[in-house]
Context: one part of a larger RNA
Formats: sequence, C1' cells, structure tokens
RNA sequence: AUCAAUGAGUUUAUUUUAAAAGCAAGCUGAGAGCAAAAAAAAAAUAAAAUUAAAUAAUAUAGUUUUUAAAAUAAAACCCGAAACUAAGUGAUCUAACCAUGAACAAGUUGCAUUUAAUGCGGUAACGCUUAAAGAAGGACUGAACUCGUGUCUGUAGAAAAAGGCUGAGAUGAUUUGUGGUUAGGAGUGAAAGGCUAAUCAAACUUAGAAAUAGCUGGUUUUCUGCGAAAUCUAUUUAAGUAGAUCGUUUUAAUAUAAAUUUUAAGGUAGAGCACUUUAUAAAUAUAGGAUAUUUUAAUAUUACUUUAUUUUUUAAAACUCCGAAUAUAAAAUUAACAAAUUAAAAUAGACAGACUAAAAGUGCUAAGAUUUUUAGUCAAAAGGGAAACAGCCCAAAUUUUACGCUAAGAUCUUUAAGUAAAAUUAAGUGAUUAAAUAUAAAAAAAAUAAAAAAAAUUUGAAAGUAAACUUGGAAGCAGUUAUCUUUUAAAGAAAGCGUAACAGCUCACAAAUUGAAUUUUUUUUAUUAAAAAUGUAAAAAGACUAAUAUUUUACAUCGAAGCGAAAAUUUUAAACAAAUGUUUAAAAGGUAGCAGAACGUUCUGUAAAUUUAAGAAAAUUUAUGGUUACAUAAAUUAGAAAAAUCAGAAGUGAUAAUAUUGAU
Repeated sequence: AUCAAUGAGUUUAUUUUAAAAGCAAGCUGAGAGCAAAAAAAAAAUAAAAUUAAAUAAUAUAGUUUUUAAAAUAAAACCCGAAACUAAGUGAUCUAACCAUGAACAAGUUGCAUUUAAUGCGGUAACGCUUAAAGAAGGACUGAACUCGUGUCUGUAGAAAAAGGCUGAGAUGAUUUGUGGUUAGGAGUGAAAGGCUAAUCAAACUUAGAAAUAGCUGGUUUUCUGCGAAAUCUAUUUAAGUAGAUCGUUUUAAUAUAAAUUUUAAGGUAGAGCACUUUAUAAAUAUAGGAUAUUUUAAUAUUACUUUAUUUUUUAAAACUCCGAAUAUAAAAUUAACAAAUUAAAAUAGACAGACUAAAAGUGCUAAGAUUUUUAGUCAAAAGGGAAACAGCCCAAAUUUUACGCUAAGAUCUUUAAGUAAAAUUAAGUGAUUAAAUAUAAAAAAAAUAAAAAAAAUUUGAAAGUAAACUUGGAAGCAGUUAUCUUUUAAAGAAAGCGUAACAGCUCACAAAUUGAAUUUUUUUUAUUAAAAAUGUAAAAAGACUAAUAUUUUACAUCGAAGCGAAAAUUUUAAACAAAUGUUUAAAAGGUAGCAGAACGUUCUGUAAAUUUAAGAAAAUUUAUGGUUACAUAAAUUAGAAAAAUCAGAAGUGAUAAUAUUGAU
C1' cells in the first nucleotide's frame, strides 16, 4: 500500500412534554404515592382552637401503563494525553563508597642522600669542586591496558553508537576481577541536570482507572417537507457556555405585507459665517512700551506689542442664521388571496464569517488590511457569461425531450450566430495609466485676408527732452510723480538686454518686397512620456487594416437547468366524491439542523402448520420490477436447512478515525 473482518447515542433510575389506551373525582399499588376548595398567612396567645382587616386569585380532571423525544445522575457516542496518588521491584548497566585480590614489555632522564680527595675555603661544624655510588618523580618516549582528538566510511548499518587511519594517558587523583552498601522527590554525582538495566527536569511494574480533556479525529441504509447563524448581553470570558435574535414541529388566533396620498418629528448631504474655533488684506480707534520736544503736564512720532470696531476674504466630525433627498412612524385609500405576523408548548443549530457596491473611522484617501452601518451574493446555489474564476453580471436546477422564445453576453476561424449605411484610426492603436506651452491628423466655431492676411526679407523706429523730482550720478529703462506736445507712412516721456552715468542692440509701431492662405479656442483620434524579475506572457489563440478595430445608426441572429410547449412524479390547500379516489390551484436548490415515511439485517411468536435430497441456505452470472434503500425469477456451483404474512425485541446497516486484527 491493497483486500477482508472488527469498529462508535447504550443501559438503569427519576423528572418533563407529546401521542395512544384503561378507568375517572378519583387513579394506582405489596406498602406507598399522585390528584381533589386543601393548606398557609399581620397582631394578640405558651401553643392550638377561635376572633378577624386588607390584598390577590381561581374553581369538576386527574391518574396508571406503553411508545417517542429531552434533561439530570452514573464511564454515558467512540478512540486519544502529558500528568497525579498508592503499594511494590530494581545498583548483573551505570555513579560513589567498603572489603579482598590482580595488572602495568622495553628504553630515557638522573633529585635527595652517601662515600673519597696531601683539591679549594673555614678554628670548627660545614660549604664548593672533582670522582664514584644512589634511584626520586600525579617526570619523558613507547607496547599491553584504559580512553575517545580529528577525519573518512557507515546511517533500513556487520553494529539501536561500530569500523579504518590519526590521536591522549600509560607508577598513578592509574586500570581491573570478585563480593558487598546506598533508590525514586530518593540515591549517587572532580557538577554535564549527568547516571540510577538501550527508559531520567523525577526509573520501572501493578493498582486507583474506562483519571480528566471547553482540544483534534471519527460516528455505518433510503426517500419526502421546511430550513438557519457566524449578531446583542453576560462570563477568570474570548476555540467554551447561558439568555435573547434567526430555524423546525404541533395547536390556536389575527388581520398583516405592498403601492399611492396626507400628517408628524428631525439637523445628515449641501450651503453659510449669525455663535465657537480658524484664516487673508486694509482702515479707524483704545491701552502699554520706546523716541523726541517741553511749560512736567501734555503734545507729536513709531519697521514694537495688545485689544475692539468697520470693510475684504477662508475653513470646520466634536461651528450652525439655514437646510434637502432617502429612510422612519401614524392614518386613510386602492387592489389582493397568497404569503405573513402573534401567542402557547416542545426542540435545535449558531454566537471564527468572506467578498462586492455605497456612507464613515484607523491606516499612507496603502493592503486580498482592520472596525461599524445599509444592500447584495457566497457561505448553504448548480446553470449561462467574465479564456480559466466561492463572493462580479444574468438567472434560482422535482424528472423527461433531435421542441420554441429570450437574459447577461456574443455573431472572421477555433465556437452556436451578421449584414447594411456614415465617419475615424496606420499606432496591430484596438489589446494597461497620468501630467505636458511635447508631436501628428480630423472635425466644429470664431477671426484676419487680392482695399494684399500670417510668416519671412529690407528700411525706418524721430523731435521738444538728459520730462519733473530725487541723487555723487539717474540721460526711455535704481526709485517717486506725471505720462503731454510736435514732425510723421510710423515711432511708448518706453516692453526687454546693456552702461558708473552716457553710448550701443532689440521690441512695440510704420513702409516696401513677396502673393494665398493664416491665427485662436473647443472636441475626437493617434505617438512619446511607458521600467521587473524561468519564456512571447497586460487580446484565450489563430489571424484581422476603406477592418474581424473605434464612434454613430438600422434591422437580424445565436445564447441558460430562466420563460414557454408536450408529458410524468410527489407535497400542500380547496372543492367534490366517498374509499385513500377525481378535479382545480400553487409548490418541490440546499450545509448545520428540525419533522415525516420507508428499505434491509439477527433473534422470538404466528410455525409440531408451510417449502425442502424430485435439492434449503449461500455464492456466481443474467433478466425483470420499484423514485430509492432493495425485491423477484432463471441457470450454474453447492449439499441441509429455510421462512411468507402480521407483530415484537435489538450486540441492526462503514469509502474514511496517521483506526484495530489478519492475509498478501
């Protein structure tokens, strides 16, 4: 890994509800128990009887059994901890210690100490030197022995720690044999939380014990009806639980929902600055400071500070003199017969949500980010479209079909279906994005132009005057004021360079030459701007250029499980009929979950009957029937039991648990 078998809501007690049945003011039982108008209740009283105010409330249905569902207590649907406690077993491994034994080739070095000298020093003890002895050491080299430094191999190994090469110690805190002692919150430890039998931040064995697990996984046949939530509140609460919201079933009741109209409250969007805060410019006035003058009490001035008013001009979630649309509430009217709402009882799941659109907060106006609100889809929804696609667009699948009509979206080929007309584009734009005095084209509007436009070339662009003031200077061109006149075809008391100031160059403006279009604005289209990681790769591909692109227009076609057509099944409601049917109408996507109806397995009764050696069950194959779980028949194999119908009882159904066992 495959196959087979095994494998999970059970049992008892109590309580509650529903259904069915029995009897009924009683029911039931061994006793008991439950029910019944019973009992309790201020104050006085030892206590009861009794007296007795007020308040509140109601009155003839229960009980027993069975079945179903749920709750509680128990192992309580099944498997699963790490742990905790108790009692024991272990020191043949290993740690330390005790007792008693054993082992250490060979070589090197040469301490203390001793002796000798008619050597030296010293009175001497003694020291030095030389010579001869001597044999110390957690000394040296290096086998046995012990260890385990580095590396290679090995890694399902030859080996659950080894092998090769290379290494450390090797008379010592050495190594080792045998026997013994110390143990589980305890031992031992030259200390690494090391070791205590391949087990150690608390060994192993058995028991408590099916510990507990708000956590993970699993939980076995079919069909039918309905069908959620991922929110609020609370929580030693956040992966849980409880009450509420939302689902289901039963019973009962009610008129609701929608559209239109009217009425009502409001302070959002917007707008505004009248308040609050904020912001621009100027004027006037007040107060303070400073300066100057001077009669010391005032005046004047200000590159200062502050306040107020007026004018001008801004902004605001926590500003409002104003103020919608929607939404909300109430009433009336309309039309309507199908959905809904409410109450009671029983019973769930759910309380990790996701994206899209819109209004906002946080964030960077980032996030497939995060937090609210409203709506939608997914979740729990298949089908068509978006190449592919949970959340986008269209649209809600009971079943059947060589059928018809459409939605979104498409109609050159892949690929079902298209033509015509008028324009635009040359960029393969189409088929990713912005700003731009960028580049190119088209259209519209306005304006100029043979009385000569625009551009280009040539010439002129002057005088009063160096305007006045200011100034060292100010001559068109530092600055202030004014901005006139003349000559002219035309020429600013000057638009820009330039000078210390002049000078000088251009411009406005005018004339001439030339000879036909030009300028401005708006719209549309295209180019540039334009950079990403394996490979075209930002059209799904091919291909497409008076189009298969883009804009406008017209009429078609295709296209879904939508709608319709033709049939069938089931459910609900109503009507009719009366036996379970007929007709009409509507409905039938579905996770968690609720409710209903069935199929099959084992055993028991029915069943001493029935089938069966003239062949039971079972297996294999085939056929038929049923919406399904399944059933029936035949043939073959097989060789002894099976089991209709209607009931009853359960060890009652496996593709899933890193499930268990077996086989391969």